[in-house]
Context: one part of a larger RNA
RNA sequence: CGUACAGUGGAUGCCUUGGCACUAGAAGGCGAUGAAGGACGCGAUUACCUGCGAAAAGCGACGGGGAGCUGGAUAUGAGCUUCGAUCCGUUGAUAUCCGAAUGGGGGAACCCAGUGCGAGUUAUGUCGCAUUAUCCUGCCUAGAACCAAUAAGGGCAGUGAAGGCACACCCAGGGAAUUGAAACAUCUUAGUACCUGGAGGAAAAGAAAGAGAAUUCGAUUCCGUCAGUAGCGGCGAGCGAAAGCGGAGGAGCCUAAACCAACCUUUGGGUUGGGGUUUUGGACCACGUCGUGGGAUUGCAAAGGGAUAGCUAAACAGUCUGGAAAGUCUGGCCAUAGAAGGUGAAAGCCCUGUCAGCGAAAUUUCGAUGCACCCUAGUGAGUUCCGGAGUAAGGCGAGGCACGUGGAACCUUGUCUGAAGAUACGCAGACCACUGCGAAAGGCUAAAUACUAGCUAGUGACCGAUAGUGAACCAGUACCGUGAGGGAAAGGCGAAAAGAACCCCGGGAGGGGAGUGAAAAGAUUCUGAAACUGUAUGCUU
Repeated sequence: CGUACAGUGGAUGCCUUGGCACUAGAAGGCGAUGAAGGACGCGAUUACCUGCGAAAAGCGACGGGGAGCUGGAUAUGAGCUUCGAUCCGUUGAUAUCCGAAUGGGGGAACCCAGUGCGAGUUAUGUCGCAUUAUCCUGCCUAGAACCAAUAAGGGCAGUGAAGGCACACCCAGGGAAUUGAAACAUCUUAGUACCUGGAGGAAAAGAAAGAGAAUUCGAUUCCGUCAGUAGCGGCGAGCGAAAGCGGAGGAGCCUAAACCAACCUUUGGGUUGGGGUUUUGGACCACGUCGUGGGAUUGCAAAGGGAUAGCUAAACAGUCUGGAAAGUCUGGCCAUAGAAGGUGAAAGCCCUGUCAGCGAAAUUUCGAUGCACCCUAGUGAGUUCCGGAGUAAGGCGAGGCACGUGGAACCUUGUCUGAAGAUACGCAGACCACUGCGAAAGGCUAAAUACUAGCUAGUGACCGAUAGUGAACCAGUACCGUGAGGGAAAGGCGAAAAGAACCCCGGGAGGGGAGUGAAAAGAUUCUGAAACUGUAUGCUU
């Protein structure tokens, strides 16, 4: 160096309980009636997980189901069950201690109380049940300075709040830097990350003091386009519209005021009800209108549909090989079912299912429709009255608008000023005129849109154990760190344990027989590569 046979090792192949991405539906919440999350307990024997809570792997009722059952998880023991168990669903009961934690305290799962009622004791100690935090709202009471009044105070009531989360989506208040500009300061990254507050199943926005040039459109939102256009920009890097058009969806309303009435009044006015809501409107005055249409809210009823257990469900035999038939061969059958999975290899007809159809005592959801409830008027005339004020607008300083101060309109406002009153007011990108458009300073509003922790059903030219989640396995575990935090490795006997009785060697481990099995595949268990090691042997110097 080679060959053979072993060992070691765990690659490869095959597999999949687990992941990943998405689709559809439903849901989008929980909590002082004590949550989320935990601690400690509960089993005949019980360390862990799961389940449960001193009524403790469970109790009641009502349904389903129909032969076994006492979870993973074997075993022994003891039991339950056709008088229907175990199991599944609905609804109840119980639900220790901590935790917003709420009687007070506290180093979470502990300590110590008050009040009422009760148990017990001769009595005290002790024990049981209930209750006792704060704020807010409402009501009652009481009553200062200060006569009345009011405030503080006292009491009662409340299924009012708090906390948690789904590291998602939304709105608001704050708000970076790395980076890019080939350096860097305006700029960019970016109103991003992050922090805080708040809410909903969506949120926000929303019925024009709009758009912008048309003989115009007619709430908002979202998508496509307009368009990388018009523009902005150390005119650098870069940033970047809108109208319009095409679609999705489509829905509009309520107040304040004038005036009237009632009540109260400190005579200033206030409260409640009617009235009224538009762009030329309303009040006032005159005439006229009462059943027609509509409803997004609420309540009741309700045909029917859905959810939460389930039920019925077609059709095959033989032969050969084999350990085993679903494979081969022969001959059949069903099919609104030839999706899929399992069964000792590859099954439409063996099993579970599938197609099609059926089903709810209880809880829940949608709901045609009906009733209740709510809304529903105009025309004309002109004197008068009303039409949201520390507002609009302006100065200064900022921010937002694609728009960096620019010719900079428009929107918001920290500060200083501060109007008008429908012949008035705002806007149409400085400003003015003309011409148009519109009604600010009150409010509500589905749908189209965004997201997915969890639930149900499914899909994949997604992964297949160094992959796919960090986690296929008792994983956010072991372990590391004072801590915030970091964070693994680890799957496969066999169809079935049939998991090797018995004998021999040995202290045992282990081995040899025997036996099981198709095969030792022998529990360090499928396959079992290479590095590496050994034994035997050949060759070489």

The part of an RNA shown here (large-subunit ribosomal RNA, domain I) has 541 nucleotides and comes from an uncultured Bacilli bacterium. The coordinates come from a structure-prediction model, not an experiment, and the mean pLDDT is 84. The sequence was found in a public genome assembly.